[in-house]
This is a predicted structure of a 468-nucleotide part of an RNA (small-subunit ribosomal RNA, 3' major domain) from an uncultured bacterium. The full RNA is in RNAcentral, with records from ENA and SILVA.

Context: one part of a larger RNA
């Protein structure tokens, strides 16, 4: 100069504390460790690994293992030889990959273009090194900090600026000042949302006015509302009252939809931890080269005395089960989405009309109303197993999902100990999307409905920030 201290001051932050709902016990689902294993490919391991890389492991993805083939090999170039072939139809060995035979089969200006083969030269390698690396990432942290360049101080190493006195979310701003000014951080420009005008009215929309229906913007018109979506207005401590020298700050003051950064996302400063990744990709150097490269077939990656992470589903009456009725957003759709009829108890099936979509398609559920069940291992709970199926798909044994009938486990609120969240937030409750043939989806990422409680405070835990 710095870290650090169970040393002092000042400050922050779901850090405590005041709430409110959780894991931690149950059974499940997944991901780890562990063991097994022929293989259970591979990585990420405190907070920053453990619903992670994987936004879809039956094959295929696979890289892992067994077994059965290839050696210029999947792919492009060259060059020199050979051919007439690719394709299509079937045919035998096989597990397949492939090997083996038949039929059929180019273009030409004859110079040659094109496929196949064989030769040579250039390959491949999810093999090691993240402690050679470059890109990208996580954390500290959206924390308020990180440095420069003249000068001044100091033999220097450095200091000063960047401190001090106030104020901020903030190194934000004032005042003071051996400093003065700068640059990357902050904030604001940028994007969604809250209010409102202007312009446009179609596939959205219906006040008035006609017409039609059992009924429906159905039609005829309309350009008023809602909405679409381009373009503006608005919020600046702008205005008043208190306080201060000033920045500022405090009013259940005005105006206003929105008040003091309006809410919310992007956006991550110098550095940090030889963090992560050589399996995204690229790359230095090692190392393989009839194998550590490549093709199939079959198995694995889904194994199970155990252990943790993270979830769903419950233990029930604020509830369970029927009936009846209503209200969303954002989204996806042609090898799709599927009205609508008919069969099915149903998962689904067979018609079949619309729509490349503000048009046509995709039951919201909680909630309300009614009835029923009376505190019970139950009309709670729904693992596990038996049967019959449906559906995707060469194919559901190892191992899909979904249906109907039985069958009805464990759990009666969860110990030390932990975890999230301050408002349209927790609770809860249904909907979509990618990815995708289908799905192990209870997971991610996004949309809405319902919609609380609580914060006296900064002693005390854990981060952080500035002075000493």
């Nucleotide at each position: 100069u710095g870290a650090c201290g169970g040393g002092g001051g000042c400050c922050c932050g779901c850090a405590c504390a005041a709430g409110c709902g959780g894991u931690g016990g149950a059974g499940c689902a997944u991901g780890u460790g562990g063991u097994u294993u022929a293989a259970u490919u591979c990585g990420a391991u405190g907070a920053u690994a453990c619903g992670c890389g994987a936004g879809g492991a039956a094959c295929c993805u696979u890289a892992c293992c067994a077994g059965g083939g290839c050696u210029u090999a999947a792919a492009u170039g060259u060059a020199a030889g050979u051919u007439g072939c690719a394709u299509g139809g079937a045919c035998c060995a096989g597990a397949g990959a492939u090997g083996g035979a038949c039929c059929u089969u180019u273009c030409u200006u004859c110079g040659g273009a094109c496929u196949a083969c064989u030769u040579a030269c250039a390959a491949g390698g999810u093999g090691c090194u993240g402690c050679a690396u470059g890109g990208u990432u996580g954390u500290c942290g959206u924390c308020a900090g990180c440095u420069c360049g003249u000068g001044c101080c100091g033999u220097g190493a450095g200091g000063u600026g960047u401190c001090a006195g106030g104020u901020u979310a903030a190194g934000u701003c004032c005042u003071a000042u051996a400093a003065c000014g700068a640059g990357c951080g902050c904030a604001a420009c940028c994007c969604c949302u809250a209010u409102u005008g202007u312009u446009a009215g179609u596939u959205g929309c219906c006040a008035g006015c006609g017409g039609g229906u059992c009924a429906u913007g159905c039609c005829g018109g309309g350009a008023a509302c809602u909405c679409u979506a381009a373009c503006g207005a608005g919020a600046c401590u702008g205005c008043c009252g208190g306080u201060g020298c000033a920045a500022a700050c405090c009013g259940c003051g005005a105006g206003g939809a929105a008040g003091g950064u309006g809410g919310g996302g992007a956006u991550g400063a110098c550095g940090u931890c030889a963090a992560a990744u050589c399996a995204u990709c690229a790359c230095g150097g090692c190392c393989c080269u009839u194998a550590c490269g490549u093709c199939c077939u079959g198995g694995g990656c889904c194994a199970c005395a155990c252990a943790c992470g993270u979830g769903c589903u419950a233990c029930a009456a604020u509830g369970g089960c029927c009936g009846g009725u209503a209200c969303a957003g954002a989204g996806a759709g042609c090898a799709g989405c599927c009205a609508c009829u008919c069969c099915g108890c149903g998962a689904g099936g067979a018609g079949g009309a619309g729509c490349g979509a503000a048009u046509c398609u995709u039951g919201a559920a909680a909630a309300c109303c009614g009835g029923u069940c009376u505190c019970a291992g139950u009309u709670c709970g729904g693992a596990u197993c038996g049967c019959a199926g449906u559906c995707u798909g060469c194919a559901a044994c190892u191992c899909g999902a979904c249906u109907g009938c039985g069958u009805g486990a464990a759990g009666c609120u969860g110990g030390a100990a932990u975890c999230g969240c301050u408002a349209g937030u927790a609770a809860u409750c249904g909907g979509a999307u990618a990815u995708c043939a289908g799905c192990c989806a209870u997971g991610a990422u996004c949309c809405g409905g319902u919609g609380a409680a609580u914060a006296c405070g900064u002693u005390c835990c854990c981060g952080g920030g500035c002075c000493u």
Rfam family: Bacterial small subunit ribosomal RNA.